[in-house]
Context: one part of a larger RNA
């Protein structure tokens, strides 16, 4: 000097920023992923209602609009969030590689979108259960499925020139064969669909180095090293296989063991080092434990699924239900670490044609001196150097001390009044231009915080100072008390009757809204 600290004592405000380091222990309660009626069918409520009944009022009602909760269908749910259990490498950094690869939704370009089926949930009819569900029958829709036909610069076979690669080989173009595609809605502006290519954006795989301690671990290691041929995969690979061959690592530490996510970084130091890796970014890992796949572009999926397993709950005892290492919260462990707040106004995201709906990401606010920084707690004058209080060589004399009282002044802060922002431009909607995409113009609307910040103005020295030390190291001494006692003490050390070092007081000193002490790292 630093700190995610903690612990005594103190303790007026505000700015920023930080907050369970320990039990990846168990979790009551609420919220944290949805959207989309301009995809489908269909409906309670509601609104109109032909037509009927009734003198009337009013009832009833075929049908239309709408469309709540369910339902079927697309897109998201693999993004954002959380934690550090494993992991000495399958990770991470670095630096290249893919002639061995994928890529949903964006963009750009070309090319299509012809005809046809047939189920199903939903809703009705039963049927079983306490429930969680489950299941029989009847029926119904599509951008849900399935078939036929088109179809190439797609894909698979065949041959092959220029040209590229160190090479195993690639492979433009043209050719022959096969093979594989769609979907529509609408408010008429548009918004999808399907096939390929190129961007782009995310990913996949592979090499090189470099990555804590131990030898009181010296050998290890049969899918092991190769190699051939397959499987398999988006792709390369013993990833897996079957055959062959004996190979491969190792004192430049293999392999065992033990510690741990990495990294940008941070902290110390003149450096070279040495520690650390919480907040923030990147990248890994995991999501009650363990194991497994489906769906999917994307996952072997924290709030998805089956299996098994420890726990915890419901039961009518057959049988079910749960996963805070999401944000609040409880318990319980600890010296320790916040609210079961508010808003979706910014900003971002999902989905939507848009309105808009979600969103505990986020952005506010709340508590916490846990740090950092900034401000106050007054200023000027004022000696009878006062009153006390401490020393003292004691009719006095030092010192607290210009300190205080008094006198003038000021008003950050405090408190009251009153005025008051930026953060907010828009999108959408109208107008205009354009082929399209889109661009532009005029007005309108939207603020959680917030009673904010901030600026005036009143009124008053008024609301605000502690805490460690004071032998030496180390700045800053004197009295009383005690009597090797009681204590102190970081290191020498101090104390056994004149203790500047123990305890109190009086003065001093250094820091100050903190200031000591403890850990723990340079």
């Nucleotide at each position: 000097g630093a700190u995610g600290a903690a612990c005594g004592c103190u303790a007026g405000c505000g700015g920023c920023a930080g907050g369970c380091c320990u039990a990846a222990u168990a979790c009551a309660u609420g919220c944290a992923a949805g959207u989309c009626g301009a995809g489908c069918g269909g409906c309670a409520a509601g609104u109109c209602g032909a037509g009927g009944a009734g003198u009337a009022a009013u009832c009833u009602g075929a049908g239309a609009c709408c469309u709540a909760g369910a339902g079927c269908g697309g897109c998201g749910u693999a993004c954002g969030g959380g934690u550090g259990c494993g992991u000495a490498a399958c990770g991470c950094g670095u630096a290249u590689g893919c002639a061995a690869c994928c890529u949903a939704c964006c963009u750009c370009a070309u090319a299509c979108a012809g005809g046809g089926g047939g189920a199903u949930a939903g809703c009705c009819c039963g049927g079983a259960g306490a429930a969680a569900u489950c299941u029989g029958g009847a029926u119904u829709a599509a951008u849900a499925c399935c078939c036929c036909a088109u179809g190439g610069c797609a894909c698979a076979g065949c041959a092959c020139a220029a040209g590229g690669g160190c090479a195993u080989c690639u492979g433009c173009g043209a050719g022959c064969u096969g093979u594989u595609a769609a979907a529509g809605a609408u408010u008429c502006a548009u918004c999808g669909g399907u096939a390929u290519g190129a961007g782009a954006u995310g990913g996949g795989c592979a090499u090189g180095c470099g990555u804590c301690u131990g030898a009181u671990u010296a050998g290890c290691u049969a899918g092991u090293u190769g190699g051939c041929g397959g499987u398999g995969u988006a792709a390369c690979g013993g990833a897996c296989c079957a055959c062959c061959a004996a190979g491969g690592c190792g004192a430049c530490g293999a392999u065992c063991a033990g510690u741990a996510g990495g990294g940008g970084u941070u902290c110390u130091g003149a450096g070279a080092g040495g520690a650390a890796g919480g907040u923030c970014c990147c990248c890994c890992a995991c999501a009650c434990u363990g194991g497994c796949a489906c769906u999917g572009a994307g996952a072997u999926a924290c709030g998805g699924g089956c299996c098994a397993g420890a726990c915890u709950c419901c039961u009518a005892c057959g049988g079910g239900a749960g996963g805070c290492a999401g944000c609040a919260g409880u318990a319980g462990g600890g010296a320790a670490u916040a609210u079961u707040g508010g808003g979706c106004a910014a900003u971002g995201g999902a989905c939507g044609a848009g309105a808009g709906u979600c969103u505990g990401a986020c952005c506010c606010a709340g508590c916490c001196a846990u740090g950092c920084c900034g401000c106050g707690u007054g200023c000027a004058g004022g000696a009878a150097g006062a009153c006390g209080g401490c020393g003292u060589u004691c009719u006095g004399c030092g010192u607290u001390g210009u300190a205080a009282a008094c006198u003038g002044c000021u008003u950050u802060u405090a408190u009251c009044u009153g005025g008051g922002a930026a953060g907010a431009a828009a999108a959408a909607g109208u107008c205009c231009a354009u082929g399209c995409g889109u661009g532009g113009a005029a007005a309108a609307u939207u603020g959680c915080c917030g009673a904010u910040a901030c600026c005036a103005g009143a009124u008053g020295a008024a609301u605000a100072a502690g805490c460690a030390c004071c032998g030496g190291c180390u700045a800053a001494c004197u009295c009383c008390g005690u009597g090797c006692c009681a204590g102190c003490a970081g290191c020498c050390g101090c104390g056994g009757u004149a203790a500047u070092a123990c305890g109190g007081a009086g003065g001093g000193u250094g820091c100050a809204a903190g200031c000591g002490u403890u850990g723990u790292c340079c």